[in-house]
RNA sequence: GAGUUUGAUCCUGGCUCAGAGCGAACGCUGGCGGCGUGCCUAACACAUGCAAGUCGAGCGAGAAAGGGGUGGCAACACCCUGAGUAAAGCGGCGGACGGGUGAGUAACGCGUGGGUAAUCUACCCUCUAGUCUGGGAUAACCUUCCGAAAGGGGGGCUAAUACCGGAUCAUGUCCCUUUGGGGCAUCACAAGGGGAGCAAAGGGGGCGCCCGCUAGGGGCUCUCGCUGGAGGAGGAGCCUGCGUCCGAUUAGCUAGUUGGUGGGGUAAUGGCCCACCAAGGCGACGAUCGGUAGCCGGCCUGAGAGGGCGAUCGGCCACACUGGGACUGAGAUACGGCCCAGACUCCUACGGGAGGCAGCAGUGGGAAUCUUGCGCAACGGGCGAAAGCCUGACGCAGCGACGCCGCGUGGGGGACGAAGGCCUUCGGGUUGUAAACCCCUGUCAGGCGGAACGAAUCCCCCGAGGACGAAUACUCCUCGGGGUUGACGGUACCGCCAGAGGAAGCCCCGGCUAACUACGUGCCAGCAGCCGCGGUAAUACGUAGGGGGCUAGCGUUGUUCGGAAUUACUGGGCGUAAAGGGCGUGUAGGCGGCCCGUCAAGUCAGGCGUGAAAGCCCUGGGCUUAACCUAGGAGGUGCGCUUGAAACUGAUGGGCUUGAGGCCGGGGGAGGAGAGUGGAAUUCCCAGUGUAGAGGUGAAAUUCGUAGAUAUGGGGAAGAACACCAGUGGCGAAUGGCGGCUCUCUGGGUCCGGUUCUGACCGCUAAUGCGCGAAAGCGUGGGGAGCAAACAGGGAUUAGAUACCCUGGUAGUCCACGCCGUAAAACGAUGAGUGCUAGACGUCAGGCGGCCUAGCCGUUUGGUGUCGCAGCUAACGCAUUAAGCACUCCGCCUGGGGAGUACGGCCGCAAGGCUAAAACUCAAAGGAAUUGACGGGGGCCCGCACAAGCGGUGGAGCAUGUGGUUCAAUUCGAUGCAACGCGAAGAACCUUACCAGCCCUUGACAUGGGGGUCGCGGAGCCCGGAGACGGGUUCCUUCAGUUCGGCUGGACCCCACACAGGUGCUGCAUGGCUGUCGUCAGCUCGUGUCGUGAGAUGUUGGGUUAAGUCCCGCAACGAGCGCAACCCUCAUCUUCAGUUGCCAGCGGUUCGGCCGGGCACUCUGAAGAAACCGCCGGUGACAAGCCGGAGGAAGGCGGGGAUGACGUCAAGUCCUCAUGGCCCUUACGGGCUGGGCUACACACGUGCUACAAUGGCGGUGACAGUGGGUCGCGACGGUGCAAGCCGGAGCUAAUCCCCAAAAGCCGUCUCAGUUCGGAUUGCUCUCUGCAACUCGAGAGCAUGAAGUUGGAAUCGCUAGUAAUCGCGGAUCAGCAUGCCGCGGUGAAUACGUUCCCGGGCCUUGUACACACCGCCCGUCACACCAUGGGAGUUGGUUUUGCCCGAAGCCGGUGCGCUAACCCUCGGGAGGCAGCCGUCCACGGUAAGGUCAGCGACUGGGGUGAAGUCGUAACAAGGUAGCC
Repeated sequence: GAGUUUGAUCCUGGCUCAGAGCGAACGCUGGCGGCGUGCCUAACACAUGCAAGUCGAGCGAGAAAGGGGUGGCAACACCCUGAGUAAAGCGGCGGACGGGUGAGUAACGCGUGGGUAAUCUACCCUCUAGUCUGGGAUAACCUUCCGAAAGGGGGGCUAAUACCGGAUCAUGUCCCUUUGGGGCAUCACAAGGGGAGCAAAGGGGGCGCCCGCUAGGGGCUCUCGCUGGAGGAGGAGCCUGCGUCCGAUUAGCUAGUUGGUGGGGUAAUGGCCCACCAAGGCGACGAUCGGUAGCCGGCCUGAGAGGGCGAUCGGCCACACUGGGACUGAGAUACGGCCCAGACUCCUACGGGAGGCAGCAGUGGGAAUCUUGCGCAACGGGCGAAAGCCUGACGCAGCGACGCCGCGUGGGGGACGAAGGCCUUCGGGUUGUAAACCCCUGUCAGGCGGAACGAAUCCCCCGAGGACGAAUACUCCUCGGGGUUGACGGUACCGCCAGAGGAAGCCCCGGCUAACUACGUGCCAGCAGCCGCGGUAAUACGUAGGGGGCUAGCGUUGUUCGGAAUUACUGGGCGUAAAGGGCGUGUAGGCGGCCCGUCAAGUCAGGCGUGAAAGCCCUGGGCUUAACCUAGGAGGUGCGCUUGAAACUGAUGGGCUUGAGGCCGGGGGAGGAGAGUGGAAUUCCCAGUGUAGAGGUGAAAUUCGUAGAUAUGGGGAAGAACACCAGUGGCGAAUGGCGGCUCUCUGGGUCCGGUUCUGACCGCUAAUGCGCGAAAGCGUGGGGAGCAAACAGGGAUUAGAUACCCUGGUAGUCCACGCCGUAAAACGAUGAGUGCUAGACGUCAGGCGGCCUAGCCGUUUGGUGUCGCAGCUAACGCAUUAAGCACUCCGCCUGGGGAGUACGGCCGCAAGGCUAAAACUCAAAGGAAUUGACGGGGGCCCGCACAAGCGGUGGAGCAUGUGGUUCAAUUCGAUGCAACGCGAAGAACCUUACCAGCCCUUGACAUGGGGGUCGCGGAGCCCGGAGACGGGUUCCUUCAGUUCGGCUGGACCCCACACAGGUGCUGCAUGGCUGUCGUCAGCUCGUGUCGUGAGAUGUUGGGUUAAGUCCCGCAACGAGCGCAACCCUCAUCUUCAGUUGCCAGCGGUUCGGCCGGGCACUCUGAAGAAACCGCCGGUGACAAGCCGGAGGAAGGCGGGGAUGACGUCAAGUCCUCAUGGCCCUUACGGGCUGGGCUACACACGUGCUACAAUGGCGGUGACAGUGGGUCGCGACGGUGCAAGCCGGAGCUAAUCCCCAAAAGCCGUCUCAGUUCGGAUUGCUCUCUGCAACUCGAGAGCAUGAAGUUGGAAUCGCUAGUAAUCGCGGAUCAGCAUGCCGCGGUGAAUACGUUCCCGGGCCUUGUACACACCGCCCGUCACACCAUGGGAGUUGGUUUUGCCCGAAGCCGGUGCGCUAACCCUCGGGAGGCAGCCGUCCACGGUAAGGUCAGCGACUGGGGUGAAGUCGUAACAAGGUAGCC
C1' cells in the first nucleotide's frame, strides 16, 4: 500500500496478501563451473578403522624374518649381517592444547568497565648466581605360582637427567627491627641492621696439553640440559560497578543463614570450612519459587527506533554414558586417565571381566543434513640437538541446485504469414519470424596436445663474512650459489579439431495481482492465502490452445522481521467504537512558585584509554568478471579516567508572597445525629343513618354483602409517608443520598467583606492500605397501616398462559445493632489538579456602584442551566462546568465468541464478591451517520376502503373452469390479490400437441447437385386394406419464352449427400408482447451550494388541487419523463351534402313518403362554434384557489374512451412469433384408424335457473339501438303441435333480409313444494355434418328431483349508475348459461374518516436491506470438537525428617609391615597397610509441595443444510427495554 464488516458511507477494528531472509524439508524439473555450506530431531544407541604421541643426544636390556659364511650326508649348530633396529620397560616432555557438543546453567555464566595493597604461571625471552659430594633401591630381564581371560602374586639381578642424604649461596623467602615519603583498613614501596631454613643432573661435539696409555679420565672449549633469584611476554585464578527472558493465579525468603573473634584450608581473598559470640541478611527498584534459555562479537529484518535469532567463522562458559570422588601435575577435578555407584551393551570356562564417537568417516533412528576418500606438499601443534616421527587440527578431493555468483542451451536473415493445433461472427484470427529454408559463430560440454602458481627465509652441500673460543677445530648467525620436497593433479590455464550439433523447466492467468478463450463437469468431482468459486453456457474445478512471471530452477510447507502507528520511546487511545477505578481519605512514589549565592550528581564541551579479530561501510588490490579473497581507512550511538562550563534539573544556604493555609466580621442551605410533635390520607374496630348491591375489568369472574356490605356522618386504634410551597432551585469534601414542624448536639466546607499572620518536604496526584457506599439479601430482636417477590391446582385471557389483567397474600419494605460491598445505565456512560482561549440569555447565594428607588441598570465573585464563535471530533456532538490549547499524577484498553467463566488465591454466615486465564471457534464483532423498507409510532390526505344504501355470492339443481383422484391417455401451460366461463372468439373426425395400434425414412415443408419425364391438376370407376397407402383404369384439361433442339424457365419422379423436421428442455440465457402496483402522483437530471463521505438541497415549508395542479416563501436556479392539454366519442348549435327522412308547405295516390317535388326538420357524416372561474358577489394574503349567483345545451377536469412515468414482482409466455444453448435423427420427425382431452368418492372458483304474487300462466300487441348477410340473410306462401321442412321475392345492402324486441298492459291463479321450480329419466322426432355410441344442439309428449331466500364468511355498484329487460355480433358445418357489444325501464344512499384494506407526503424508531412473508432467542433431540469437576490411578520434579553409606579427601589410631637418614646397632625418626571417625553419591523409608497423562460419571461451552417447542429481543416488537 491493497483485499475483506455495509444497499451505500465515514470511522474503529481484527483477519489476509504483495517484500526480504533461511543450516531448511517436500513436489516437478535439471547443462557447466567457481565460492561457500550440510544431524536444527534422540546430550538416542553404536559394528569397524583411524583421531597423541615423541625422545637411544636421560637409562638398562635387547629380538625375529631375510641374506651371507663355516662344520656336517642331513636334521641342525655356530659366526657375520639384519641391528644396537623392532617390540616392551625405567625416565623426561606432551596427553589440561588442538577437535566435538549445548545437556545443564537466569549465574559474576556472559558482555562491558574496573580492582587484585589477596594471587599463580611449565615451556619461551632478558639479566644474574651456581651446577659440589655421597647413598640405597626398582621395572625391564630371569625364575616360579594362580587365572578361561583380563590380569595378578612370590623369589632373584640391574641402570639413570628416576629416588634419597650431606655441603655451599643471595639483594630472593620467612621472622624481628630502624628511617623515609606514600596509600582506602589490613598495608605496599625505598634504603639499612640481625636471625632462620631451602638448590642442582647430567647428555652430546671438538681440541693443543696432562694421567693411564686399550678403553678411558682430567683440563680447555662449544652446545643442549639442570638449580636459586630478578624482570618480561603470554596464560590463568579471585573480587567488583552496570547490563542480561517470562510468570505476582510465585509475596514473603533465609540457620552457615548475616556479621564478628580465633583457627583450618588454598597459589590467593572470603562463612570456603570449623569453634564460640551477636541477631542479623534479602525483598514491591520484585526477594523466594516456577517456566524457558548456553552468553557475546554478530546474523536476519526494519527508514529508523525496534523486533527476532545466537548455524557456519571468532571470544568466553559448561559438558564428555548418568551421578559422586580424588590422584598426578605449572596447569585437570582431566572427551579418547584413575576409583566407586547406577543404567545399558558385549565377552565368559559362570568364578569373573571389558566398554563409553557431544573427535573424523560410518550404522540404525528421523520429513531431513555428506565419503567407513587422499595427504602431511602447505599452515599450525606435540616431542626431538636434528634428521624426523605423530597430527581425521589442517590442506585437498568426493557427495547434495542446500545457498550465493558467473556462463550456456545459439546469432542474423527468413511471409506465400506453410502444415498442424486452438478459436471463429466461417469472413477470418492466433500460435508466428516462431518453424522450414539460407548465411554465420564456436562459449560450455566432447576429442587431441601443451601445462602452472601454491615451494619457502626448511634441509643438505659448496663459498664468503661474522660471533664464541687458546684455536684456521666444533657450534651458532648472515649472505650468495647448487640440490631436494606437491595430496590436490596432468587440475586451473593455453592451443588445435569438429559440428547448431549434447543442454528447459516450473508456477500462475476471478479481484488483490501481470496474464483469456474453448471443451468437459453440473453444490458432483474439485479449488481456496483472504474475499470466495462449482446447483447446464464456470476467464475461479479438470483438460487443451493461447498468454503472464521467473529461469537451472520453479512452486509448496514451515519459520522470522516487515507491512502492523495492531503494545504506539520515536509513534496510539479511553462521552457513544475496547477502555475513567462507585466515591473519598491518605502512605510510598512521581511532579512542583518567585529572587540571590554556593556545589557540580544529572546535563553539555574538549582530551586520553578502551570498545579483539572477522563481519557491515568506504577506497584500493587479486582470481578473465562476479560471488569470494585481501590491504588500508572509517565507524562502533557504550564504559572508564581527566580538564572545564553552570543556563536548566538536582543538592545546599538565604530571602519573597502570588500557590496553600490561618485570623476577624457577615450570608444562605431538604448537610448529619438524637429527642419530641402535627395534620391530611389509608386500613381496622365501635355504635348510628341506610338498602341491595359493592368491587373489579377490554369484558368478566374469583371476592365482599340481607349475619346489613358499598355509600354517609361520629368516636377510637395503628403504622408508614409528608400534598401545596417546589423551581430549569438548594445542600452534601464526595458517591450512595437529603423534603411536615420544633428543640438539642454536630461535621464542615463554601461564598462575600477586611487585607492581620505563616512563608512553598504548607502544594498537586495517588499504587498498596483505610473508610464510606442504593436496592435486594443475611443474622439477632422489635414493628407491621399501606404496598408487595414467593405463593393460591384462586378468577380471567389464551392453542397453551407456570405471564401480562383481577381478587387475596407471606417474607420484605419500617426501627435497633451487626454483616454484605455489589452496583446494573454507582452516568455527564466524560478521573483529579492548575493555567490559558469570543460572547449572549436565564437562575441561586453574596458584594460594590449608579439612578427616574414596590424597582431598574451597570459591575464583580462563586454555583447551576440554555444557546453559540474559534478550535476539536469518524460523525453525533463538545464548546470558560470543553470532548479546545498545554503541563503533572493516577486508573484503564488492545478483534468477536468462549468469559467476567474455569482453576488457584484472598474476603464472606451464606448468597456471593475481588483477582483472572486457556483450549477451541469465527471474518468479523462494532460506532456514527445516509438512503430505503417496515412499525399492533405520530401528523396530514386520498380511493365503493369503511360507513350509508341497493343487488348478489356462500345453501339447491345445472353449466363451466380448477384441484384431487382415476386412466393406456385423461396433452400442455396459467397458481394469493394479479391462476381457476384463463390461453379456448366454438375438442364428435379435423383441431390435437396425449394414448394404443399400423405405416414412411432426404422425409408433409425449404435450398443446392446428378439423372429421368413433359407436365401438372381435376373428376369417375375397380381391386386390397381400418385407413394411411399401394395397384389398375376411363374421361376432362394441355403453362410461358423459344434460336424450335426438352433448349431455357417451370413442374413432377428417381438417386446420393449436405440438410429438413421437433407444440422436445431451459421464460432462471433472451427479444417481443402482457399482467400488476396504478391513472397512483410520482420518478429524475444539469449547474450551483452544503457535507470527509454515502448523500442532502432543489422535491422540504405555508396555502391549494383530481394531480410535484397552481401560488407564496426558501441556496437554490432551471430542465426532462409523468399529471393536465392536444386525439376519439356522447350532449347544444351552425355550415356543407342528401338513392334514408319528411310531408313541414304544394300536387298526385292503389293511401304504403307510394310517386312528383323539396332538403326546412329528424337523421346520416364532414367541417366548425361553444366552457375560460370568462362575468357578478363573498372568502382567501391584494396570490393560487374555493363558495354562491347570473347566463348557458353543458359550470368549475361536463360524461365516457384511448393514453400507463422511473421502476417492482428472476411475475406470465420457448405451446402465437422470433431466438442463444442443450437434446432426438428408420425418431422426441412424418402419415393414418380408433380412443382420450367429455373419466368421478370428492373440494373450490365463476356463472345460469330458481325457490315465487314486484310472480306464474293466458291474452293483447305499442315503442329501440348496435350489428350481420351471396357457400349468406332469406320476406312472403304452403306444411307440421313444434324443432323444422317445401317453394322462394328481394338484397353484394342507410334501399332487401335477420327483425319477433322484452320488460309493459289486461285477465286468471291465492301461498300450496303449488298453475312455483325445472333437474333427472323414458319415448318419438328435427337439424348440422363422411359420421352425433363414447360425446352436439333443438322439438314434442310424458316424468317432475333439490330448492320455501341460504352458517361463518364474502363480492359489485355513487346516476342514466345499480338493479331489471330483451337484442346483436365474433368464433362457427353444428354447438354459449361464456365473451364482446346494443338499447329499453330505471332507483336507494353517502352523517362522516374512528375502524378494515390499498395508496401519497412529512416526521419518528429500527439489531430490517433477498428489506416484517424481515431479523432473531433459549431449552430439548442428534453428530463432532476442545475444555472444567471427578472416586482414583500412572509418571516427572522438588522439599523435609530418619535409615543405609561405595569410592575418596581429611582426622585419629597404627601392637602388623618397613631400603636410603640418625644410632651406643638394641633401636629411633619417618612411611605404608589395616582399623576407627566426620563428610558424602546412589539407595531405602515416611510425610508434603508442584506439574503432567489417563479416568466411570458429570458440568457447562463451541460448531453443524433443512429437526422439536414456543416468541424473549429489534418498530410503543404488541407488558418500553436493560440489570
The RNA shown here (small-subunit ribosomal RNA) has 1523 nucleotides and comes from an uncultured bacterium. The prediction has a mean pLDDT of 82. RNAcentral holds the sequence, with entries from ENA. Its Rfam family is "Bacterial small subunit ribosomal RNA". Its family is annotated with ribosome and structural constituent of ribosome in the Gene Ontology.